[in-house]
RNA sequence: UCAGCCGAUCGGGCAAUCGCUGCUUUACUGUGUAUUUACGCAGUAAAGGGGAGGAAAGUCCGGGCUCCAUAGGGUAGGACGCCAGGUAACGCCUGGGCAGCGCAAGCUGACGGAAAGUGCCACAGAAAAUAUACCGCCUGAUGGUCUGAUUUACUUCAGUCUUCAGGUAAGGGUGAAAUGGUGCGGUAAGAGCGCACCGCGCAGUCGGCAACGAUUGUGGCAGGGUAAACCCCGUCCGGAGCAAGACCAAAUAGGAAUGCGCUGGUGUGACCCGCACUGCAUUCGGGUAGGUUGCUAAAGAGGUGUGGCGACACACUUCGUAGAUGAAUGAUUGUCCUCGACAGAACCCGGCUUACAGAUCGGCUAUUUUU
Repeated sequence: UCAGCCGAUCGGGCAAUCGCUGCUUUACUGUGUAUUUACGCAGUAAAGGGGAGGAAAGUCCGGGCUCCAUAGGGUAGGACGCCAGGUAACGCCUGGGCAGCGCAAGCUGACGGAAAGUGCCACAGAAAAUAUACCGCCUGAUGGUCUGAUUUACUUCAGUCUUCAGGUAAGGGUGAAAUGGUGCGGUAAGAGCGCACCGCGCAGUCGGCAACGAUUGUGGCAGGGUAAACCCCGUCCGGAGCAAGACCAAAUAGGAAUGCGCUGGUGUGACCCGCACUGCAUUCGGGUAGGUUGCUAAAGAGGUGUGGCGACACACUUCGUAGAUGAAUGAUUGUCCUCGACAGAACCCGGCUUACAGAUCGGCUAUUUUU
């Protein structure tokens, strides 16, 4: 210099004018209650302060909170799945182990069990499990108007071709995968047949909390893969949700019919048991749908110190950060520049996933060049 990896920050700025909306204060108007002055509500005006995100998105996980509700056990079902930690909790995060990818910095992992059982491995191939032989190799036998050597002689030997029998799984082929791998010896030709190393099983020792790692000995040991297939094992799991719920005001019809009915029925996932209560379900018809609250001080954000590899924890300290309800932050002008992406809260948090123009900072890896 160029390329890459990991982490973090900003995400148009500034000024002016007009506009929207919450809160606080003051004034005025109207009104309610108690009572002669106080409080509340509504409206108007002025002043002051505040007003969308790193993902607000997805609605995928986990909770806080509210209700069922006095609330338990089991079955089915669901989720997670290496080890150790963090957290309110998690399917999240941190560190470590193993496996794979990358020269590396790093990245990814749906990472328990195949010796409990069942299923599947298409096509090709002999064969993918009740294992086996397509080509080939070796041995033997039979046959031959065959070839060579040899012989008195189609006698003997060797080779070759056909057929049959036996041995073989080393070589070749097919395939994602072929019954442990490589090498040496051995054999008629081969084969863990034997040996060495690797692999695998068993036993021990050392290091580590552990997952695991290293190492020693021993055994020739034999079909593999697949559980993001069913399954087995271990751990965890009530439900519904702010349109939850609470209060106030107002109105109506405390309505009608049908069915079941204490051996019953109802009760916030299914079924069973238990518990509580004593009616439940369906259809028709009628009234209201207005206001307040929940609603923002949160497992909140920042700083410093201590402990920890880290996620984080503890202590002290600083700040107070939108609460709308058909739904508020917009428009114009000037100027600067990096010329502006993805995109708008609706009870609130912790995560994950997805989208993102451009700019900035820190650390690390590799190549080249210079000193």
A computed fold for a 371-nucleotide RNA from an uncultured Thiotrichaceae bacterium, annotated as Bacterial RNase P class A. Its mean pLDDT, the model's own confidence on a scale to 100, is 76.